């Protein structure tokens, strides 16, 4: 330099057009002499970044930018 792939919550992931979740993690309560487990309740987020199509995009198109793999 080409080509395919990933990019969402603190960390692993879902979600493929209709107001963005799940586990683990956090903070508060219960529970116990006290810790941890359990239980319950809460807060998460410019969906990597600009445009673009659409009534309506996390999703669909273009560009960039980061990571990964392959080819020169």
């Nucleotide at each position: 330099g080409g080509g395919c792939c990933u990019g969402u919550a603190g960390c692993u992931c879902a979600g493929u057009g209709g107001c963005a979740g799940a586990g683990c993690g956090g903070a508060c309560g219960u529970c116990u002499u006290a810790u941890a487990a359990g239980c319950g309740u809460c807060a998460u987020g410019u969906c990597g970044c600009a445009g673009g199509u659409u009534c309506g995009a996390u999703c669909c198109c273009u560009g960039c930018c980061a990571g990964g793999c392959c080819c020169a």